[in-house]
The prediction has a mean pLDDT of 75. A computed fold for a 423-nucleotide RNA from a Syntrophomonadaceae bacterium, annotated as Bacterial RNase P class A. Its Rfam family is "Bacterial RNase P class A". Rfam links the family to the GO terms dimeric ribonuclease P complex, tRNA processing and ribonuclease P activity. It was read from a public genome assembly, where an Rfam model found it.
RNA sequence: UGAGUAAAUCGGAUAGCCGCAAGGCCGGUAGGCCUUGAGGAAAGUCGGGGCUCCGCAGGGCAGGGUGCUGGGUAACACCCAGUGGGGGCGACCCCAAGGCUAGUGCCACAGAAACAAACCGCCCGGCACUCAACCGAGAGCUUAGAUGAAAUCGAGACUUGUACCCACUGGUUAACGUGGGGCAAGCAUUAGGCCAUGAGCGCUGGGUUGAGUGCCGGGUAAGGGUGGAAAGGUGAGGUAAGAGCUCACCAGCAGUUAGGCGACUAACUGGCUCGGUAAACCCCACCCGGAGCAAGACCAAAUAGGGGGGCAAUGGAGUGGCCCGCUCCGCUCCCGGGUUAGGUCGCUUGAGGUGUCAGGCAACUGGCAUCCCAGAUAGAUGGCUAUCGAACACAGAACCCCGCUUAUAGAUUUACUCAUAAC
Numbered sequence: 001u002g003a004g005u006a007a008a009u010c011g012g013a014u015a016g017c018c019g020c021a022a023g024g025c026c027g028g029u030a031g032g033c034c035u036u037g038a039g040g041a042a043a044g045u046c047g048g049g050g051c052u053c054c055g056c057a058g059g060g061c062a063g064g065g066u067g068c069u070g071g072g073u074a075a076c077a078c079c080c081a082g083u084g085g086g087g088g089c090g091a092c093c094c095c096a097a098g099g100c101u102a103g104u105g106c107c108a109c110a111g112a113a114a115c116a117a118a119c120c121g122c123c124c125g126g127c128a129c130u131c132a133a134c135c136g137a138g139a140g141c142u143u144a145g146a147u148g149a150a151a152u153c154g155a156g157a158c159u160u161g162u163a164c165c166c167a168c169u170g171g172u173u174a175a176c177g178u179g180g181g182g183c184a185a186g187c188a189u190u191a192g193g194c195c196a197u198g199a200g201c202g203c204u205g206g207g208u209u210g211a212g213u214g215c216c217g218g219g220u221a222a223g224g225g226u227g228g229a230a231a232g233g234u235g236a237g238g239u240a241a242g243a244g245c246u247c248a249c250c251a252g253c254a255g256u257u258a259g260g261c262g263a264c265u266a267a268c269u270g271g272c273u274c275g276g277u278a279a280a281c282c283c284c285a286c287c288c289g290g291a292g293c294a295a296g297a298c299c300a301a302a303u304a305g306g307g308g309g310g311c312a313a314u315g316g317a318g319u320g321g322c323c324c325g326c327u328c329c330g331c332u333c334c335c336g337g338g339u340u341a342g343g344u345c346g347c348u349u350g351a352g353g354u355g356u357c358a359g360g361c362a363a364c365u366g367g368c369a370u371c372c373c374a375g376a377u378a379g380a381u382g383g384c385u386a387u388c389g390a391a392c393a394c395a396g397a398a399c400c401c402c403g404c405u406u407a408u409a410g411a412u413u414u415a416c417u418c419a420u421a422a423c
Stems, first nucleotide, its partner, number of pairs: 001419010012388007020037007039394001043405002046403005051292004058324004063288005068082005083097001084095004098283002103281002105277003119224002121220015137204002140201004146197003153192001158186005164181005170176001232250006251273001253270007296345004306335006315329004352371008
């Protein structure tokens, strides 16, 4: 210097003139003088009382209110101080803050399941299928330059022979010649073939291991999904896979000890752990007569102390409902008549204001001193001038007071917090 938090004050004042209302004094009257005269909320009518009345206001039920603890107060759902929880960097602010282990409900949708369960998934076992690898089996095919076996399964080329066939030549009575084919022998218990072994290829089926898929059974609540919330949380170990199954730390629950008036807090120990919702019904604790100033009291005045009906002692009435008790002896409806929009009180001296002292962390309490500060009732505050001034907002008492909530232009003060800068 800026931004905040909490609290408090003002929200008009002074003087003059005229005009209003109340109180007091003077005056025969008219009237005169003095004093005072709307709010921080007077609003809302949300709480609590004072006061007045009700021949009980006593007891109970229903009903209503409050809801952490301790204080304050006439009292309260208010105020103060704490405890627990939440928000904020903080000063501080907020909480409808007893009980779900008395009972009854509700938790939509989603999700397998919301008073407990298995959709996906993980693990174990069984069955079936597929794939891969390995092992071994069967038959087949290919290859073999190696080995073995065997019974004549078994060549080709070549050589030799030839009485058979064809062609040609010569000859012819015949015989005979050349070439080719056929046949035979040698080559040759050869080469090779078949078989067995070996190698390779595919097929068929079997076994083992592994992987995958599907189904069935069992185990699981760790992982994933749904949700606001799913059998405390995190981590480690352990397990077939998991789980407080075990351990460490934390939360919760229970017990013990210590502190505190108490709400609670701290430490230790322990089984490991049994949703949420009561601002759902309900349970528990405490509190509560009712009606209200148009309450109510008095005075004055007037009338017709009239007529009719109903209920009545096993009854009726008695200031919310019901029951008991108690008190009283009447209660109620209709018609008709009179008075009154009369007057006085209630009505403002108070749980009052201010100052100061004491007690108390505080709210607040007590002592002393001092002051009187609106009482209207078709309902009082207005107009003008001057000065000051930030006041131009919200806005007018009606028996009074204490709170809460809401509306509000602007100004001032105090304390504290955070940020920045300088010393």